Molecule: transfer RNA
Organism: Phycisphaeraceae bacterium
RNA sequence: GCGGCUGUAGCUCAGCUGGAUAGAGCAGCGGUUUCCUAAAUCGCAGGUCGGCAGUUCGAAUCUGCCCAGCCGCG
Numbered sequence: 001g002c003g004g005c006u007g008u009a010g011c012u013c014a015g016c017u018g019g020a021u022a023g024a025g026c027a028g029c030g031g032u033u034u035c036c037u038a039a040a041u042c043g044c045a046g047g048u049c050g051g052c053a054g055u056u057c058g059a060a061u062c063u064g065c066c067c068a069g070c071c072g073c074g
Stems, first nucleotide, its partner, number of pairs: 001073007010026004019057001028044005050066005
């Protein structure tokens, strides 16, 4: 330099045949329970979906460029 894959919550990930209010588990915070803690259980909060632009009535999802990581080729 060329090609491929990945990037979504603090962490691990789902969702990617375009349309619901963007979800789950763990972690965090609060309640219940307990003499206390843990466990259990109920609830709450947490996201400009890597960035910018484009297509579209509508983009996490499609297209282009860029950034970061991994793999391969040279």